This is a predicted structure of a 500-nucleotide part of an RNA (small-subunit ribosomal RNA, 5' domain) from an uncultured bacterium. The prediction has a mean pLDDT of 84.
Context: one part of a larger RNA
């Protein structure tokens, strides 16, 4: 000089855009943050209608209605948070697979034939203070099981392609699918082929510090037969050899997501990884599996701690590193807002319903940028300040006189965003635009020894005190303190920090 997710001092007028717990991956009150689907299914409250009984407002029926709950179904692996582990099962970038899976979407082919018994809701009858819960009875379906079918899908054999067959074809035996619903237009459903789209595994290279860390390894390194997986493999298991790492740093220790980027530099290079974007890794701590296409799942289960909460003591419930908030810490970080109007998701055939993603307000000079605090004229007022006592400065500066009207007020108009035949706007009566009035309401902060623009008096007297080196103060201090001047920046200014 740059630069900051900055903080602290003094000041502080408006507007656009941005960005805001960098520290304790500490602990949370409370609100919301994941549902939808009646065009899978049985039932089906309120409250409308309309009959009937009468005790004149109440009960029965029937229609019409769909609420809370339930069974399916797909979503709760997406979105959103944090960086605590992780120095390599990570990340970046090249690449492989004769070693893989991939709901929901696009293609193409083939198909959906028969039967069955269930279990929730519901009703009865318990048991608990609650969470919750036993039994006994019924019942629906696109829940669930059974046979029929097969373009398949395994064993084996033979043929093709290839370095190699596990991979393609044929053949024998063995096996195995399906579900409805409708507004009749559709939408589902079940097998195989292929795409996409997404993830799963391999491998080269690259990737912080310590040698005051020099040896380290028994599933360790190979093979064989297995077992597990979607798949490959000491991934795991049994026998068998005794191997494999390593001064081109192994192993240990410390440090730490990683990147595109940011930043500073002519550049090489240094230093960082907040906001945005992509990968990973984690949801109180630590361990496991269940569903499922997909998770060893933030707001799902199970155990096991450590804590908090309830309890009738016998059992229980609970996890903000979502969105706002509270407490703590700390130099230090915002609102317990507003809407689903747009984008974008998830559920539906749709209307729709959800969505603290995401659109927007709020705080906050934290940043950047841009504006404003007037402008023309006005010749020595007045006050301070210094003086050689002449005069000199602060100075066209100020009053005066003439004007302009941005921002801020006020008062009328008033959008784009909305995609559309039409309806929809959180922002918002907001930006914009017209009129009105009126200079009114809006300038500070550091520094003037050198280095470095910028100088005098008065106070003090190695005292008070300054200071980034240098180093001023011990009685004429341009260097301490205050005033009048000046210089430099300006809604800021300087101080510290930290990085080039």
């Nucleotide at each position: 000089g740059g630069a900051c997710g900055a903080a602290c001092g003094c000041u502080g007028g408006c507007g656009g855009c941005g960005u805001g717990c960098u520290u304790c991956a500490u602990a949370c009150a409370u609100g919301c943050a994941a549902g939808u689907c009646g065009a899978a299914c049985g039932a089906g409250a309120a409250a409308u209608u309309a009959g009937a009984g009468c005790u004149u407002g109440c009960u029965c029926u029937a229609a019409u209605g769909g609420a809370a709950a339930g069974u399916g179904g797909c979503g709760g692996a997406c979105g959103g948070g944090u960086g605590a582990g992780u120095a390599a099962u990570a990340u970046g970038u090249a690449g492989g697979a004769a070693a893989u899976c991939u709901g929901c979407c696009c293609u193409a082919g083939a198909g959906a034939g028969g039967g069955g018994g269930a279990c929730a809701a519901c009703a009865g009858a318990g048991g608990g203070a609650a969470a919750c819960u036993u039994c006994u009875g019924c019942u629906a379906a696109u829940a669930c099981c059974c046979c029929a079918u097969a373009u398949g899908a395994g064993c084996a054999u033979a043929c093709u392609u290839g370095a190699g067959a596990u991979a393609g074809u044929a053949u024998u035996c063995u096996u195995g699918a399906a579900a409805a619903c409708u507004c009749c237009g559709g939408u589902g459903c079940u097998c195989u082929g292929g795409g996409a789209u997404g993830a799963g595994c391999c491998u080269g290279c690259a990737u912080c510090u310590g040698a005051u860390u020099a040896g380290c390894u028994a599933g360790u390194u190979g093979g064989u037969g297995g077992u597990g997986u979607a798949a490959u493999g000491g991934a795991c298991u049994a026998c068998c050899a005794a191997g494999g790492c390593g001064a081109c740093g192994a192993u240990c220790a410390g440090u730490a997501g990683c990147u595109g980027g940011u930043u500073u530099g002519a550049g090489a290079g240094g230093a960082u990884g907040a906001u945005c974007a992509g990968c990973c890794a984690c949801a109180a701590u630590g361990g496991g599996a269940c569903u499922g296409a997909g998770a060893c799942a933030c707001g799902g289960c199970c155990c096991a701690u450590a804590c908090u909460c309830c309890u009738a003591c016998g059992g229980g419930a609970g996890g903000c590193a979502g969105c706002a908030g509270u407490a703590g810490g700390g130099a230090a970080u915002u609102u317990u807002g507003c809407g689903c109007a747009a984008u974008g998701g998830g559920c539906g055939a749709a209307a729709g319903c959800c969505u603290g993603a995401c659109g927007c307000a709020g705080c906050a000079a934290c940043g950047c940028c841009g504006c404003g605090u007037g402008a023309a004229u006005g010749u020595u007022a007045a006050a301070c300040c210094c003086u050689u006592c002449g005069g000199g400065g602060u100075g066209u500066a100020a009053a005066g006189u003439u004007c302009u009207g941005u921002c801020a007020g006020u008062g009328g108009g008033g959008a784009c965003g909305a995609a559309c035949a039409a309806a929809u706007g959180a922002c918002g009566g907001u930006a914009c635009c017209c009129a009105c009035a009126g200079a009114g309401g809006a300038a500070g902060c550091a520094c003037c020894g050198g280095c470095u623009a910028a100088c005098u008096c008065c106070g003090u007297g190695c005292c008070a005190g300054c200071a980034g080196c240098c180093g001023c103060g011990g009685u004429a201090a341009u260097a301490c303190g205050g005033a009048g001047g000046g210089u430099g920046c300006a809604a800021g200014c300087g101080u510290u920090g930290u990085c080039c």